[in-house]
């Protein structure tokens, strides 16, 4: 150290489940524990999700577009940090 061990202490916590908030997406909390060395923080690229509002269209009822909404446990960037085996 730009590495990461079947180590050692101590973290975080997917699905599911109740509660809540939202218009969805999806967030918080509580039990859970898939899994993770930054699974901490930051929507700055790109991606992916949602479409209440708005714009087309329209058999008047849907359907299409859309991010200002989300995701950081999708990938890059950027910020901060806990240990120390072998290399």
């Nucleotide at each position: 150290c730009a590495c990461g061990a079947u180590a050692a202490a101590g973290g975080c916590a997917a699905a599911c489940a109740c509660g809540u908030c939202g218009a969805a997406a999806g967030g918080c909390g509580u039990g859970g524990g898939c899994g993770c060395a930054a699974a901490a923080c930051c929507a700055c690229g790109g991606g992916c999700c949602u479409a209440c509002a708005g714009c087309u269209c329209u058999u008047c009822u849907g359907a299409g577009c859309c991010a200002c909404g989300g995701u950081a446990g999708c990938c890059g960037g950027g910020u901060u940090g806990c240990c120390g085996a072998a290399g």
Predicted 3D model of an 87-nucleotide RNA (c-di-GMP-I-GGC riboswitch aptamer) from a Bacillota bacterium. The prediction has a mean pLDDT of 89. The organism belongs to Bacillota, within Bacteria. The sequence was found by an Rfam model in a public genome assembly.